The RNA shown here (transfer RNA) has 75 nucleotides and comes from Candidatus Yanofskybacteria bacterium RIFCSPHIGHO2_01_FULL_43_32.
Lineage of the source: Bacteria > Bacteria candidate phyla > Candidatus Yanofskyibacteriota.
It matches the Rfam family "tRNA". The family's RNA type in Rfam is transfer RNA. From the family's description: Transfer RNA (tRNA) molecules are approximately 80 nucleotides in length.
The sequence is in RNAcentral, with records from ENA.
Model confidence (mean pLDDT): 82 of 100.

[in-house]
RNA sequence: GCGCGAGUAGUUCAGUGGUAGAACGCCUAACUGAUAAUUAGGAGGUCCCAGGUUCGAUCCCUGGCUCGCGCACCA
Numbered sequence: 001g002c003g004c005g006a007g008u009a010g011u012u013c014a015g016u017g018g019u020a021g022a023a024c025g026c027c028u029a030a031c032u033g034a035u036a037a038u039u040a041g042g043a044g045g046u047c048c049c050a051g052g053u054u055c056g057a058u059c060c061c062u063g064g065c066u067c068g069c070g071c072a073c074c075a
Base pairs, nucleotide, nucleotide: 001071002070003069004068005067006066007065010024011023012022013021018055026042027041028040029039030038048064049063050062051061052060
């Protein structure tokens, strides 16, 4: 340099046009002598950025940024 893939909660990921979700973690309560486990409840998101299409975009299109993989080049 070329190609492909990924970017969504603190973490790992789902969701693929019409209200943003799960698990783990975190907080509170119950239980316990006290923890752990368990049960119930709760908080937490500019869906990487900027445009475009659309009545409506996390989702489709274009460009950019970051990360991963492959190929090429160099030494």